[in-house]
RNA sequence: CGGGGCAUAGCGAAGCUUGGUAUCGCGCUACGUUCGGGACGUAGAGAUCGCUGGUUCAAAUCCAGCUGCCCCGA
Numbered sequence: 001c002g003g004g005g006c007a008u009a010g011c012g013a014a015g016c017u018u019g020g021u022a023u024c025g026c027g028c029u030a031c032g033u034u035c036g037g038g039a040c041g042u043a044g045a046g047a048u049c050g051c052u053g054g055u056u057c058a059a060a061u062c063c064a065g066c067u068g069c070c071c072c073g074a
Stems, first nucleotide, its partner, number of pairs: 001073007010026004020057001028044005050066005
């Protein structure tokens, strides 16, 4: 320098192909259960989806640029 992949709650992932209120597991908070803890059950909080812009009634999803990480080639 060229090509490809990845970036989504505290952590790990799904969702993107086919645009329409963002889902699951672990963790966290409250309550129940227990003498207490753990386990279990119920409820809840938590991500403006890496950044900037564009298309659209509507973007995690489509398009462009940029940033970071990984792989391949030179």
Molecule: transfer RNA
Organism: Candidatus Omnitrophica bacterium UBA1443